[in-house]
Context: one part of a larger RNA
Molecule: small-subunit ribosomal RNA, central domain
Organism: uncultured organism
RNA sequence: CUGGGUGUAAAGGGAGCGUAGACGGCAUGGCAAGCCAGAUGUGAAAGCCCGGGGCUCAACCCCGGGACUGCAUUUGGAACUGUCAGGCUAGAGUGUCGGAGAGGAAAGCGGAAUUCCUAGUGUAGCGGUGAAAUGCGUAGAUAUUAGGAGGAACACCAGUGGCGAAGGCGGCUUUCUGGACGAUGACUGACGUUGAGGCUCGAAAGCGUGGGGAGCAAACAGGAUUAGAUACCCUGGUAGUCCACGCCGUAAACGAUGAAUACUAGGUGUCGGGUGGCAAAGCCAUUCGGCGCCGCAGCAAACGCAAUAAGUAUUCCACCUGGGGAGUACGUUCGCAAGAAUGAAACUC
Numbered sequence: 001c002u003g004g005g006u007g008u009a010a011a012g013g014g015a016g017c018g019u020a021g022a023c024g025g026c027a028u029g030g031c032a033a034g035c036c037a038g039a040u041g042u043g044a045a046a047g048c049c050c051g052g053g054g055c056u057c058a059a060c061c062c063c064g065g066g067a068c069u070g071c072a073u074u075u076g077g078a079a080c081u082g083u084c085a086g087g088c089u090a091g092a093g094u095g096u097c098g099g100a101g102a103g104g105a106a107a108g109c110g111g112a113a114u115u116c117c118u119a120g121u122g123u124a125g126c127g128g129u130g131a132a133a134u135g136c137g138u139a140g141a142u143a144u145u146a147g148g149a150g151g152a153a154c155a156c157c158a159g160u161g162g163c164g165a166a167g168g169c170g171g172c173u174u175u176c177u178g179g180a181c182g183a184u185g186a187c188u189g190a191c192g193u194u195g196a197g198g199c200u201c202g203a204a205a206g207c208g209u210g211g212g213g214a215g216c217a218a219a220c221a222g223g224a225u226u227a228g229a230u231a232c233c234c235u236g237g238u239a240g241u242c243c244a245c246g247c248c249g250u251a252a253a254c255g256a257u258g259a260a261u262a263c264u265a266g267g268u269g270u271c272g273g274g275u276g277g278c279a280a281a282g283c284c285a286u287u288c289g290g291c292g293c294c295g296c297a298g299c300a301a302a303c304g305c306a307a308u309a310a311g312u313a314u315u316c317c318a319c320c321u322g323g324g325g326a327g328u329a330c331g332u333u334c335g336c337a338a339g340a341a342u343g344a345a346a347c348u349c
Stems, first nucleotide, its partner, number of pairs: 003321004007303002012317001014201004021194003025088002028085004033081002035077008048066007091191001092188003095184004103177007110154001115149007125136002162169002206247006215241002220236004258316006266294013298305002322349003331342004
């Protein structure tokens, strides 16, 4: 290389959109590039294979045949691939009607709580811990009442629940807006699937500029603990956490499971719709689309998966090929930086 693989052994890209490419529904007619058949020419000789023959045999040599699986020309064929033409509706999309949702963006509003400020009451403690101490407090704290300021997060509802491509999304209202689902079967008529490059999105932390700063809290300081304690515990506390704009582009970005389509026993719960029935706050049957659990066949090294497959098949992409060295070095691209992406070898077991 081939092959075999990728939930946990090495291996699915963090996610989407989409270019080239690859692959692609049903039926009809034409063409004949691929494809199939025939003919002709060519495919040097030697060698190779088969059958004979000559050196005493063999090696070796000679003769005949085959083969040379190829190429070109030509005559036909039309199932499949391709291509052209005109069709179809089961894939895909559009329209109409309907309900569900923490899907996204912006603006406004609300209550509880923490902290701080002001004022009242009130007096010696408060706080914290395993126990303490640092700390706060007679300049009146803690507690309690009233008023005010400000920031951040939204208890209950809440669910094995819902939505989103993923990251993720949860107080209420309004505006703008994306997607999915069900019903209908009116319209288009294969418009599809995947997708190297490319583009876009992408938690937290981090970075830049300007705001904001209640609580929490890396760093840091102090108190404890300890043999020590650069920790765990306590008292403080700055970046940060929040907002706007711009970068970064990584995560156990996980279902450690790429996307799409078809098929393959059942049972049960739940969410959003439809249909039918009944004695109707409900129940039963059935159907479509999600989210879960159990389980057969099958698969699997086992664990387990099992219509949301890790089963049976097809298409396309990505990735793996012993451990360490190493996600390192060098080079290149990107980035303000931090660093990210790509990514070896010597050597060693």